c-di-GMP-I riboswitch aptamer from Peptococcaceae bacterium UBA6129, 91 nucleotides, folded computationally. The sequence was found by an Rfam model in a public genome assembly. NCBI's taxonomy places the organism under Bacteria, Bacillota, Clostridia, Eubacteriales, Peptococcaceae. It matches the Rfam family "c-di-GMP-I riboswitch aptamer". From the family's description: GEMM was predicted in a large-scale screen for bacterial structured RNA regulatory elements. Its mean pLDDT, the model's own confidence on a scale to 100, is 87.

RNA sequence: AGGACGAAAAGGCAAACCUGUCGAAAGGCAGGGACGCAAAGCUGCGGGUCUAAGGCGAGCACCAGAUCGCGAUGACAGCCGGGUUGCCGAA
Numbered sequence: 001a002g003g004a005c006g007a008a009a010a011g012g013c014a015a016a017c018c019u020g021u022c023g024a025a026a027g028g029c030a031g032g033g034a035c036g037c038a039a040a041g042c043u044g045c046g047g048g049u050c051u052a053a054g055g056c057g058a059g060c061a062c063c064a065g066a067u068c069g070c071g072a073u074g075a076c077a078g079c080c081g082g083g084u085u086g087c088c089g090a091a
Base pairs, nucleotide, nucleotide: 005089006088012037013036017032018031019030020029021028022027035078041084042083043082045081046080047079048076049075050074055070056069057068058067060065
């Protein structure tokens, strides 16, 4: 120096919830707020989960409208795995 590992120290991030905002929604962004996190940094590559606007199908109806089902091109990195970058240095 690197890898593994995770005591200490310096710090970091920020769940739920509330407010505003974008979005059809899931969810994102900003502020407040801390449940927790050694990658709870980044990355939709694999699995998984969520939503279903447009689209397709169905019955009602036959002007319309709402309901049910299918279904990501949408979303989740704090679901798991992978890739990648990184602070400190006890046992």